[in-house]
RNA sequence: GCCGAGAUAGCUCAGUUGGUAGAGCACUUGUCUGAAGAACAAGGGGUCGUGGGUUCGAGACCCACUCUCGGCA
Repeated sequence: GCCGAGAUAGCUCAGUUGGUAGAGCACUUGUCUGAAGAACAAGGGGUCGUGGGUUCGAGACCCACUCUCGGCA
């Protein structure tokens, strides 16, 4: 330099014909306990890497760029 995969909650990841962003763990509160843990119940947390474009509507499609991983040279 070229090719491919990826970037979504604090972490690991879903989101498969474009239609209100989710799960598990973690965190907070409550019940329980002498206290804590476990269990159960409820709750908070995301400008979906950045900037444009297409569209009534984009996490998903198109373009450029940044970063990570792999391959080729």